Transfer RNA from Pinibacter aurantiacus, 72 nucleotides, folded computationally. The sequence is in RNAcentral, with records from ENA and Rfam. NCBI's taxonomy places the organism under Bacteria, Pseudomonadati, Bacteroidota, Chitinophagaceae, Pinibacter. Rfam family: tRNA. About the family: Transfer RNA (tRNA) molecules are approximately 80 nucleotides in length.
Parts: sequence; structure tokens; C1' cells
RNA sequence: UGGCUUAUAGUUCAACGGAUAGAACACUUCGCUACGAACGAAGUGAUACAAGUUCGAUUCUUGUUAAGCCAA
Repeated sequence: UGGCUUAUAGUUCAACGGAUAGAACACUUCGCUACGAACGAAGUGAUACAAGUUCGAUUCUUGUUAAGCCAA
């Protein structure tokens, strides 16, 4: 310098172009307990950034950023 892949919750992952973006673990509150752990109930929390296409975008297109791989 060129090509390819990836970016969703604190973490690990889902989500035909159409649902209130879902699950597990973690975290908070309550119950239980002498106190904890475990267990039960409830709750908080996310689409890397900026444009475009579309009636509608996490999904498609372009650019940027970051990470990884390959070639030189």
C1' cells in the first nucleotide's frame, strides 16, 4: 500500500428488510436464611460513527474509526 473478515447489554451470543432488538451469565431490589451461598420473583442495561437506498434498515450500499487475517 492492496485485498478479505468482524464490530449488538458489563461478558458470551441470537435476531427472512417488518414484533416493544431476545437469551444466558453478571449487576440492582425483594423473598428465603441467624448471616451468606444456592434457589425463587421482579428490574436496569445495547445495534462502533456518518451518510444513502427503501413505505420500513441490526440486516442492503458508500465512507470513516477500531480489531484480526492474507499478500507485497